[in-house]
């Protein structure tokens, strides 16, 4: 890269470095010198998982957090496409579902 399967309304600093940019990408609405990306420390979670316990011995709960990762504005910010509904009435709001996009893990070409 690409296939598979799970998850996404929860949660995380008023720290040091650093200086203008950032929220994938496009439309949009934000976030930034009361400092953006980045790098350090911290920190949150519990997807793999050392380890512990239960028991229906399962693709099971439940605990742990040492180790892989991830993550730490706004739902995955938010819509793009399909379908329904409710209002208005000739071209528009808002509200649900469900695709797709893109993100993470685990596994597998």
């Nucleotide at each position: 890269u690409u296939c598979u399967u799970a998850u996404g309304a929860a949660g995380a600093g008023a720290g040091g470095c650093g200086g203008a940019g950032g929220g994938a990408a496009a439309g949009g609405c934000c976030c930034g010198a009361u400092g953006a990306a980045g790098c350090c420390c911290g920190g949150c979670a519990a997807c793999c998982c050392a380890c512990u316990g239960a028991u229906a011995u399962a693709u099971u709960c439940a605990g742990g957090a040492a180790g892989g990762u991830g993550c730490c504005a706004a739902u995955u910010c938010c819509u793009a496409c399909a379908g329904a509904g409710u209002g208005a009435a000739u071209g528009u709001a808002c509200u649900c579902u469900g695709a797709g996009a893109g993100a993470u893990a685990a596994g597998a070409a």
Molecule: SAM riboswitch aptamer (S box leader)
Organism: Sediminibacillus halophilus